Transfer RNA from Candidatus Dojkabacteria bacterium UBA2177, 74 nucleotides, folded computationally.
The source organism's lineage runs through Bacteria, Bacteria candidate phyla and Candidatus Dojkabacteria.
Rfam family: tRNA. By type it is a transfer RNA. About the family: Transfer RNA (tRNA) molecules are approximately 80 nucleotides in length.
The coordinates come from a structure-prediction model, not an experiment, and the mean pLDDT is 80.
């Protein structure tokens, strides 16, 4: 230099080919339960979907760019 693939909540991931509020597990803050801690229960908080534009009535989703990673090829 080229090819592939990946980026969503603090970590691990979903989200099936555009459409009715972005969601799950852990962790994390409260009550609750305990002498206490844990365990469980309920409530909550976190998110401009890695950037920059584009297509569209409508973009995590489809298209370029860039960018960080990880495999191959030279």
């Nucleotide at each position: 230099g080229g090819a592939c693939g990946a980026u969503u909540a603090g970590c691990u991931c979903a989200g099936c080919u555009g459409g009715u509020u972005a969601g799950a597990g852990c962790a994390c803050u409260a009550c609750a339960u305990u002498c206490a801690c844990a365990u469980u229960g309920u409530a909550g908080a976190g998110g401009u979907c890695g950037u920059u534009g584009g297509u569209u009535c409508a973009a995590a989703u489809c298209c370029a760019u860039c960018a960080u990673c990880g495999u191959c090829c030279a």